[in-house]
RNA sequence: GAUACAUCUAGAGCGCCGGAGAGACACAGCUCUGUGAAGGCGCGGCAACCAGCCGGUCCACCCGGGACGGCAACGGUGCCCCUGCUGUGCGAUGUGGA
Numbered sequence: 001g002a003u004a005c006a007u008c009u010a011g012a013g014c015g016c017c018g019g020a021g022a023g024a025c026a027c028a029g030c031u032c033u034g035u036g037a038a039g040g041c042g043c044g045g046c047a048a049c050c051a052g053c054c055g056g057u058c059c060a061c062c063c064g065g066g067a068c069g070g071c072a073a074c075g076g077u078g079c080c081c082c083u084g085c086u087g088u089g090c091g092a093u094g095u096g097g098a
Base pairs, nucleotide, nucleotide: 003096004095005094006093007092008091013043014042015041016040017039021032022031023030025089026088027087028086029085044080045079046078049076050075052071053070054069055068057066058065059064084090
């Protein structure tokens, strides 16, 4: 990092620092915020995308591979107000990848 695939109405927050903004960006709405926004740190939690383990099944029938279901959070990511806040353009995360 072109691009491909999957997911995006489920789920899960407190403390301290911080100080005015925030919900990606543009426009239009709506909403949150000095009863303290963004951001940082600490601790806690949610979740099975990849990796791992198990099952039967299909292909191959030696190795192995595909989709499916289950287990598992001390491996790699992600996430923890509001449907990705809503609409249009679009974007985010994961996996593969010229």